[in-house]
Transfer RNA from Candidatus Hadarchaeum sp., 73 nucleotides, folded computationally. Taxonomically the source falls in Hadarchaeum (SeqCode) (Archaea, Methanobacteriati, Hadarchaeota (SeqCode), Hadarchaeales (SeqCode)). Its mean pLDDT, the model's own confidence on a scale to 100, is 82.
RNA sequence: GGGCCCGUGGUCUAGUGGUUAUGACGCCACCUUCACAAGGUGGAAAUCCCGAGUUCGAAUCUCGGCGGGCCCA
Numbered sequence: 001g002g003g004c005c006c007g008u009g010g011u012c013u014a015g016u017g018g019u020u021a022u023g024a025c026g027c028c029a030c031c032u033u034c035a036c037a038a039g040g041u042g043g044a045a046a047u048c049c050c051g052a053g054u055u056c057g058a059a060u061c062u063c064g065g066c067g068g069g070c071c072c073a
Base pairs, nucleotide, nucleotide: 001072002071003070004069005068006067007066010025011024012023018056027043028042029041030040031039049065050064051063052062053061
């Protein structure tokens, strides 16, 4: 330098154009226990990497940028 793939709560992750973005772990509160763990209920937590475009409508499609990974040179 070229090609391909990826970027979504603190971490991992579902989503493939249409209601208020899914779940797990973690965190907080309460219940339970003499207490802890486990368990139960509820809650907080997301500029869906950034910008532009297409569309009635974009996390999703297109282009550019940034970051990461793999391969080739």

Overview
Its Rfam family is "tRNA". It is annotated as a transfer RNA.